[in-house]
RNA sequence: CUAACUUAAUGAACAUGCUUGCAUGGGAUUUAAACUUAGGUUAGUGGCGAACGGGUGAGUAACACGUAGAUAAUCUACCCUAAGGACGACAAUAAUCAUUGGAAACGAUGACUAAUGGUCGAUAGGUGAAGAUGUGGCAUCACAACUUCAUUAAAGGUGCGUUUGCACCACCAUAGGAUGAGUCUGCGGUGCAUUAGCUAGUUGGUAAGGUAAAAGCUUACCAAGGCUACGAUGCAUAGCCGGCCUGAGAGGGUGAACGGCCACACUGGGACUGAGACACGGCCCAGACUCCUACGGGAGGCAGCAGUAGGGAAUUUUCCACAAUGGGCGCAAGCCUGAUGGAGCAAUGCCGCGUGAUGGAAGACGGUUUUCGGAUUGUAAACAUCUGUUGUAAGGGAAGAAAAGUAGUAAGAGGAAAUGCUUACUAUGUGACGUUACCUUGCCAGAAAGCACCGGCUAACUACGUGCCAGCAGCCGCGGUAAGACGUAGGGUGCAAGCGUUAUCCGGAAUUAUUGGGCGUAAAGGGUGCGUAGGCGGUUUAUUAAGUCUGCUGUGAAAGACAAUGGCUCAACCAUUGAAAUGCAGUUGAAACUGAUAAACUAGAGUAUAGUAGAGGUAAGUGGAAUUUCAUGUGGAGCGGUGGAAUGCGUAGAUAUAUGAAGGAACACCAAUGGCGAAGGCAGCUUACUGGGCUAUUACUGACGCUGAGGCACGAAAGCACGGGGAGCAAAUAGGAUUAGAUACCCUAGUAGUCCGUGCUGUAAACGAUGAGUGCUAGAAGUUUGGGGUCAAACCUGAGUUUCGAAGCUAACGCAUUAAGCACUCCGCCUGGGGAGUACGGCCGCAAGGUUGAAACUCAAAGGAAUUGACGGGGACCCGCACAAGCGGUGGAGCAUGUGGAUUAAUUCGAUGCAACGCGAAGAACCUUACCAGGACUUGACAUCUUCUGCAAUGGUAUAGAGAUAUAUCGGAGGUUAACAGAAUGACAGGUGGUGCAUGGUUGUCGUCAGCUCGUGUCGUGAGAUGUUGGGUUAAGUCCCGCAACGAGCGCAACCCAUGUCUUUAGUUACCAUCAUUAAGUUGGGGACUCUAAAGAGACUGCCUAUGAUAAGUAGGAGGAAGGUGUGGAUGACGUCAAAUCAUCAUGCCCCUUACGUCCUGGGCUUCACACGUGCUACAAUGGUAAGAACAAAGGGAAGCAACCCUGUGAAGGUGAGCAAAUCUCAUAAAACUUAUCUCAGUUCGGAUUGAAGUCUGCAACUCGACUUCAUGAAGCUGGAAUCGCUAGUAAUCGCGAAUCAGAAUGUCGCGGUGAAUACGUUCCCGGGUCUUGUACACACCGCCCGUCACACCACGAGAGUUUGUAACACCCAAAACCGGUGAGGUAACCUUCGGGAGCCAGCCGACUACGGUGGGACAGAUGAUUGGGGUGAAGUCGUAACAAGGUAUCCCUACCGGAAGGUGGGGAUG
Repeated sequence: CUAACUUAAUGAACAUGCUUGCAUGGGAUUUAAACUUAGGUUAGUGGCGAACGGGUGAGUAACACGUAGAUAAUCUACCCUAAGGACGACAAUAAUCAUUGGAAACGAUGACUAAUGGUCGAUAGGUGAAGAUGUGGCAUCACAACUUCAUUAAAGGUGCGUUUGCACCACCAUAGGAUGAGUCUGCGGUGCAUUAGCUAGUUGGUAAGGUAAAAGCUUACCAAGGCUACGAUGCAUAGCCGGCCUGAGAGGGUGAACGGCCACACUGGGACUGAGACACGGCCCAGACUCCUACGGGAGGCAGCAGUAGGGAAUUUUCCACAAUGGGCGCAAGCCUGAUGGAGCAAUGCCGCGUGAUGGAAGACGGUUUUCGGAUUGUAAACAUCUGUUGUAAGGGAAGAAAAGUAGUAAGAGGAAAUGCUUACUAUGUGACGUUACCUUGCCAGAAAGCACCGGCUAACUACGUGCCAGCAGCCGCGGUAAGACGUAGGGUGCAAGCGUUAUCCGGAAUUAUUGGGCGUAAAGGGUGCGUAGGCGGUUUAUUAAGUCUGCUGUGAAAGACAAUGGCUCAACCAUUGAAAUGCAGUUGAAACUGAUAAACUAGAGUAUAGUAGAGGUAAGUGGAAUUUCAUGUGGAGCGGUGGAAUGCGUAGAUAUAUGAAGGAACACCAAUGGCGAAGGCAGCUUACUGGGCUAUUACUGACGCUGAGGCACGAAAGCACGGGGAGCAAAUAGGAUUAGAUACCCUAGUAGUCCGUGCUGUAAACGAUGAGUGCUAGAAGUUUGGGGUCAAACCUGAGUUUCGAAGCUAACGCAUUAAGCACUCCGCCUGGGGAGUACGGCCGCAAGGUUGAAACUCAAAGGAAUUGACGGGGACCCGCACAAGCGGUGGAGCAUGUGGAUUAAUUCGAUGCAACGCGAAGAACCUUACCAGGACUUGACAUCUUCUGCAAUGGUAUAGAGAUAUAUCGGAGGUUAACAGAAUGACAGGUGGUGCAUGGUUGUCGUCAGCUCGUGUCGUGAGAUGUUGGGUUAAGUCCCGCAACGAGCGCAACCCAUGUCUUUAGUUACCAUCAUUAAGUUGGGGACUCUAAAGAGACUGCCUAUGAUAAGUAGGAGGAAGGUGUGGAUGACGUCAAAUCAUCAUGCCCCUUACGUCCUGGGCUUCACACGUGCUACAAUGGUAAGAACAAAGGGAAGCAACCCUGUGAAGGUGAGCAAAUCUCAUAAAACUUAUCUCAGUUCGGAUUGAAGUCUGCAACUCGACUUCAUGAAGCUGGAAUCGCUAGUAAUCGCGAAUCAGAAUGUCGCGGUGAAUACGUUCCCGGGUCUUGUACACACCGCCCGUCACACCACGAGAGUUUGUAACACCCAAAACCGGUGAGGUAACCUUCGGGAGCCAGCCGACUACGGUGGGACAGAUGAUUGGGGUGAAGUCGUAACAAGGUAUCCCUACCGGAAGGUGGGGAUG
C1' cells in the first nucleotide's frame, strides 16, 4: 500500500460509592439486533514492497575501479512470448473473551475462529541418479528420443450470466526472451629498497563436504611446493572512472556539481527472511555514549530533508506541492513518495541590462599646482532640450496539460449472450511555482559607482607631510630634510556591480629534458679490471608471422568538449544532427626491417707457427759506493750549526785523517719529452718460474662479439695486529733560537714509523679532474719498437708516444685520427649554495674508520671562463734633489707667529696626512667683529611700493646719559607733482643662522707627470681588444722603423713675457768720446757710448767627423753673445680625492621675524700647566766692537714723499725748497775693504727679561701698539731619535724696497750685492710612468677573509627513561549465531495393528569465534634532566690560516699534536 481473511454493538437520564472524576448498577435512546446490502474507519492474520530511491567517502593499493573478454561453472521476483495445468485431504493460530505478571517495555495461561497463512497425497512436465542409442563440439562435454527410482498447484477473488460456464486479476509447472545480479581472466593507473626476502591451507594432488555457481571455499590424507630485483613482503598515502583545470603538444595537477561502479550506515561480530541483504530509518550478541526507571529492568542511532549545538577562515529555510517527471502498492479510483518539481537565503560563479542622452566656454566658482604669466580638473558642472531601459503604480496575460479516469456514442475480434478486451470520437477533467514570463498605460533624471593601482617589470605624476622614524615590498628594492616607491591630497591609468588580497594547481621552466638537457675546468666518469643477469649485435639464403604495417568488424554508455543548425528579444542556458573518441578485442592480408627456426660464409673475435722490445710480476742469490757505529794509530783545540746565534759534541782527546770490522737501507752514472703494466705502480747485477703486447706469413675455428646492475679480484701512502729488524731519515717529544706571543717556519737531539714475514684496512688532486667498445673525418714535425726496401739513405707499412695545426665542436679557455669532432651500443653519475658526505638505520672493519645516505632550518645567491682596472713583502725597463755625493738647516735655547688642548661671560668662524698649522688675515687698541655682558629700536641701519603730514631736511648750542639716544633752543624762505624728514599700514627688508653631502663660481692635489680619448675599419657571442703593443730614441704617446690598421682630437712642443748678443729708429728728466764751460753733465753742444723703449736679426742638429738600419737620433768638433727645449716665468689634458670654500660673491631648500635683525658702550678674539708646526736671534775669532772709506737694483710718493737748516744723546720735533716724479724725495745700501782693539771667557759673545725716563700715531696706547735713551744682562758653548731645502749666478750669506696700513713685520711679495761644494751611480727608501704575471680585491690591500671563545635566538641529533598508538604472535576466557552430535524432556497435520512410529523442537555437549584478559617482542609517535654539533645575529674577544711567491706555494688522503685558525711527518696532485 492492498477487491485476500476475521467482526457487534452503542450506551443517556437516574441511583450508589469514594480517591471528585472514576467505578458499579441501570437500561432509556439510536442503527436496530437474527438475515441482506452499501460506504467509511481501525486493529490483527495474509500478500507485495521495504535490497529501489536519498546520504557519505571512514575503510580499501584490491579483480575495488577502467578497458577487453570468459561463464561448456551460474541465478534472476515483478514483465513479455509459447504451449499446458489448476485434483483430493487435513491440522492449527492471531484478532477476540476470561484470568493474570510487570513501574515500563512487554508478556504468561486457558477457551474459540478464518484465509490467497500451514501440512499431506495423486497427476503432468522438469530436474537428479543409473542404463544403452544417435548427432554435434572446445578437453571436462552439449543436444534428441527411451527405461527405472525420488519431488508440485489457492476447486482463490471480482464481474457477468438461465445450469454445465464466460471474462479479468491472482496462482502452478515447462521452454524461451528481456532485465538485473554472481563468479573468473588479460592489460592499465601511488610513494618508500634507510622495507629483501615472504608463505603451512601456504602450492599442487586424491577423496569427501559445501554453494545458485568454478575453486583449499572447507575437512582428511599425500607430495613440497608457490611468490620475488620485470620489486614479492612490509610501511605510508588514497575511494576508482567518464571527466574537470592547465598546456602548442607530450604531459602535469585533480576527482566539487552531473553520470557509471564500489564501500559504509554509532564501533565490532553474526546470521535470519527473501528472487535479491548478511539489510541506513529490520533482528541477535558484545562495546562506547545518551535517555527513562519503582533499581528489578528497559529505550536509542540524521554519512535522508529541514533544523540545533560544537568545531572552524567558512557553507542556507524546522518553506510550498505531488501540478510535471519518476518509484511502490493496487483491476482501478487512488494512497504513499523531504526522490523530484519549485520558491527562500548568499554578487559564490557565468551571462545580459542600467545608473542617462544631446547641446552647452565667461573655459564660472571651488580644488590642485605654478616659472605667478598660467596650467589642470574641464563640456566636466550650472543651464537648455530630450528619452524612460530599470524602478514605481494600475490593468491585461501565455506556455509548462500530455493524459489516465469517469459518462456517453460508434466500430472490431471473440462469445449462446452479457460483463469484459481493443480502437476511435464527444463531453467532463487537473498548475505548487504565481501578484509568473510577457504586453499596455501613467509618473519623475528623478532612486542606483565602486575598487585597485600610478619607481622598473606594467598602462598611469605632481604637491605637501615624514626624515633609515613611521611605514612599503610579488622580485629588484624605497625611506638617513627637496621621496614620482611611506602617509594624505589633486590629477591619471585599469577593471567595473564589482574590485583587490590570500590559498592552491598548471604554465612560463628545455629548471627531471619520451617529444626535449647534461658530466675536461660550472653539479656530474665508478680507483682499476674480470665477469653473471640484462641490453645491443657481422654477411647470405629459406621458412614463420611474435613485434611492425594494412583493410574490415565489434566496442569505446549518456552527459561534457568540438562543428553545424535551431529555441528562449541577445547571451549565459537548452535542443537536434554530425564528426571525433589517438584505446582494447576479433579478423583478412603484406613480409622490407627486428625476433624465432634451419642451413651456410669470413671482413669481427680467437687459435697455431716464426720472430721481437721491455724498471711487467714472483722467488732465491750476489755486488760496489756512501752514511753511521765500534776498535786501533796519527794529531792537538776546536767542531758543528745559522740570516745571525745558541742548545749540542770536544783535553776523559772531538772534528780531521789512516787501517780494519759490524750492520741496515737505498741502488749514482746509463736516464730520456724513453720503456712496461688494467690501474695502484715498476730501476744495481745474476738465475729460475711466469703474465701480457706487437710484427710477419700461411693454415684453422666460424659470430664464438661489445658492454656490464648485483658479484668477485687487485688497489699509493698513512694506519692496525703478531713476530723479526733498525744504518739513515723522522710525526710525537725535549732543548736552543725568532717573536708581542711562537704549541710554527730555522737549529741540536729524538721515539713510533719507514725495512722483512703473515694477516687486516680499502681510501687519495687513486687526475688526462676526460668510462668502455666500433666505424668515419686535412695534415706537419719529433721520438720508441717491429716489418718491407736499399751499398747506405730517401721511401713505404704496422703498433705506441709527444708537440703544433684544418674542418668541426666549445660559455670561453681550449680539444682536434690518443677528440672535448661526426654517429651507434652498453654502464656509472648530476639537477642552486649552505646544513652535509653530517644525523639516524643497515652492511663491512680489531680499531681508526669505510660504504649506503637524508631532513628540519637558512641564504639569493654559490660557481665557471674571460675582460678592464687596482693591488702584490711578483718580474722587466725608465724617470724625479727619490736615494747616493755635497752645502746649509729644523729637532736642544730665548723670542715671534700659527695650531691643538685647557680656561673663559666670550676667548667668533673656517682650514686638519702629504695637499691644515707666519693658512683665510696684503696687517684685531675703538672700528674691523661675525663673539660676550649691559643699554636701546621694531616696516626697522639698507631697498621698492601705498596714504597722510611738514611751521622742512641738513646744521649749531645747551642739559641728562657710558653712549646709542632723549629734551630744549638757535639759525634756516632755497625747495613745494622732484628730493628729504616724520607718522601710519602691510606687502616686505634683514640674517657672517643651517646644509660645500642640494649647487654655481673659484681653488688645492696627484703633476708640467706623459698621458687621456675619438671616427672608420678589423678581431671577439660579449665585456672588450686593436690603434696606444713591438725594435730603437727622446725631457715628452718626442721622432723613426715595423705592424690590421688608417686618421684625428685634448695634452707635449712651439706661438706669449722677462733675460743674454747685435742692428735700425728715437734722444729727455737719462748719457758724455771729442770741443768749450762749471764746485758739480752745472751749462752750451753731441747722438758716438751707457741707458731708455719700439721694431728687427740671431740657434735650425744648419755645417764637419764618428756612431746608428743608409732612419729617428746620439757623441765630439768648428763657428758663434748664446748649442742641442740657451736660462727663468706664464701656461695645468681626461680625470681622482662627495678634497676646500654657503664667512669674498651668487644661489635652491630649511630656519629666525619686538629677533638668530639693527644701533651703542665696555670687554673678548692678545688668557696659559702644557704639546706641535713655521720662523727670527744666537751660542761667536771666517767673529764682536770702534773708526775710516767704496759699489746696486727694483720700487713708492699728494689727507703723500719730504731735501737743506735749527733743537734733542736718541726716537723725534720745528721749519717747508722741491716733486703727481729717468728731473724732487724716501735714500747713508749692507756684507765686502782698510786700520785699531778684544784673545776663548757664559766673554767687549748672546740679547731675553725687568726698572726708570721718553718719542710718535691716534677721540683713546690700562687690558693691548711701535720706537728711543739709560740701567738690568736669562737661557744658550752647535743641539737625541728623527727630519727639511738645494744641481749655478743655484745653495749659503748681505742688505734694499713694496703691498696692507692712522699706528703697528722676525711674516708675505719683490730687488740686487758677494758667491760655493758635489752628482761614482740607480742596489736600496719615497713618488710616478710603460709592458708583463698572479688574484678569492672592484668602497679596489686602510681590500678580502678563517677558526675558537663570550652573548641572544632557531631547528635538529644523542639521552637514564617516561608515555601513547598500530599491526601481528602465543596462551586464557568465550557472547550471539550457523554447523555437527545428543536429545531420557516436549510434540497438531503424515503413517498406524492406536501401543506407537516417522519427523520436528526445547535442553545439553562439541568445534569455531567478536569483545575482553595475560605475556614477550616488532614498528611508529610524543615527551625528557643533561649533552652534541649546526644555522642566524650585532659595534664583542684572541690571533691572522687562505686570496699576491699572502710573506713557510697551495691543496688531497692519512697519522700524531696544539686556545683557535692550524702545525708537522709519509705518499700524491698542479687547480

Notes
The RNA shown here (small-subunit ribosomal RNA) has 1471 nucleotides and comes from a lake water metagenome. The sequence is in RNAcentral, with records from SILVA. Rfam family: Bacterial small subunit ribosomal RNA.